[in-house]
Context: one part of a larger RNA
RNA sequence: CACUGGUUAAGGAACUCGGCAAAAUGACACCGUAACUUCGGGAUAAGGUGUGCCCUCAUUAGGUGUAGCGAUUUACACGUGAAGCCGAAGAGGGUCGCAGAGAAAUGGCGGUAGCGACUGUUUACUAAAAACAUAGGUCUGUGCUAAGUCGUAAGACGAUGUAUACGGACUGACGCCUGCCCGGUGCUGGAAGGUUAAGAGGACCCGUUAACCGUAAGGUGAAGCGGAGAAUUUAAGCCCCAGUAAACGGCGGUGGUAACUAUAACCAUCCUAAGGUAGCGAAAUUCCUUGUCGGGUAAGUUCCGACCUGCACGAAUGGAGUAACGACUUGGGCACUGUCUCGAUGGGGAUCCCG
Numbered sequence: 001c002a003c004u005g006g007u008u009a010a011g012g013a014a015c016u017c018g019g020c021a022a023a024a025u026g027a028c029a030c031c032g033u034a035a036c037u038u039c040g041g042g043a044u045a046a047g048g049u050g051u052g053c054c055c056u057c058a059u060u061a062g063g064u065g066u067a068g069c070g071a072u073u074u075a076c077a078c079g080u081g082a083a084g085c086c087g088a089a090g091a092g093g094g095u096c097g098c099a100g101a102g103a104a105a106u107g108g109c110g111g112u113a114g115c116g117a118c119u120g121u122u123u124a125c126u127a128a129a130a131a132c133a134u135a136g137g138u139c140u141g142u143g144c145u146a147a148g149u150c151g152u153a154a155g156a157c158g159a160u161g162u163a164u165a166c167g168g169a170c171u172g173a174c175g176c177c178u179g180c181c182c183g184g185u186g187c188u189g190g191a192a193g194g195u196u197a198a199g200a201g202g203a204c205c206c207g208u209u210a211a212c213c214g215u216a217a218g219g220u221g222a223a224g225c226g227g228a229g230a231a232u233u234u235a236a237g238c239c240c241c242a243g244u245a246a247a248c249g250g251c252g253g254u255g256g257u258a259a260c261u262a263u264a265a266c267c268a269u270c271c272u273a274a275g276g277u278a279g280c281g282a283a284a285u286u287c288c289u290u291g292u293c294g295g296g297u298a299a300g301u302u303c304c305g306a307c308c309u310g311c312a313c314g315a316a317u318g319g320a321g322u323a324a325c326g327a328c329u330u331g332g333g334c335a336c337u338g339u340c341u342c343g344a345u346g347g348g349g350a351u352c353c354c355g
Base pairs, nucleotide, nucleotide: 003348004347006345007344008343010341011340014339019336027051028050029049030048031047036041038173052095053094054093055092056091057090062086063085064084068080069079070078072075096100108334109333113329114328115326116325120132121131136171137170138169139168140167141166142165148157149156150155174321176319177318179251180250181249184248185247186244187243188242189241190240193239194238195237199233200232205227206226207225208224211220212219213218252270253269254268255267256266279313280310291307292306293305294304295303
């Protein structure tokens, strides 16, 4: 110097990203206990008081239960109950200490907002969370040799289950709700027409040559064999026609207008499949932005309540609320303190140095 555990005047978060760390609270009994609420909770809410030992009431209440007594269904039984043993809780009085839950162990508390309903799960070794899961909701597939999954197969799981079942996807308790768009992409259904493969079909054409013609060169050329191959026929799919958004997704612009001004219920026009409904809104989303107003502070880029000009919220990629819950996040208060003003002091055990 550092580590670890104590104490500290006055102040009491002035420390700091942030009360991190520490302090404070703490047991039991009694009194008392708000908003809100899903009526269960919230709640040990909060906030108070008491606590040692001795005497008396007091041979305390009560329990157990021997002897005895009683009754009966005569039993390892029952009722009562001297003795013995155990023994709260309370009242009055007294007494000692600075201190009586005398040590140790043993909740700090109220109020605000966000997110997630909750208990639970997770990155073994930097993340415990608002992430995952969850009960609940919806869609969709599956009629049993089920769908789905594993396996080349046999076979197995699903399931010794049977649509109140099982698989897949999304959402995520609960209360209130979940608007418009099927043009695109998917999915489901349809089958008239168009297009379309192999296959079937074999028109037409070509090669070869018996034969014929020719003095010759050469020409014509049946059958057979070989090559190429048109029309015609032909499935699903695609085109096409419908349905479907708790399927993937999407949900406008411009100009004008009211008896101050401003604004625009209103009108006109262009485009679209349809132009964002309810609710919420500078938000875990707001760039400009420390928006503006109000609250809290002496002073507040954070916080809370509003406004709406939503760069770029919005309805199961769920919307907006919500009691309870949270080693979550945000800002504020009481208590408390060496976190700090600003240091000091002594205990313990190490390392190192000197003797």

The part of an RNA shown here (large-subunit ribosomal RNA, domain IV) has 355 nucleotides and comes from Candidatus Tyrphobacter sp. RNAcentral holds the full RNA, with entries from ENA. Its mean pLDDT, the model's own confidence on a scale to 100, is 87. Its Rfam family is "Bacterial large subunit ribosomal RNA". The source organism's lineage runs through Bacteria, Bacillati, Vulcanimicrobiota, Vulcanimicrobiia and Candidatus Tyrphobacter.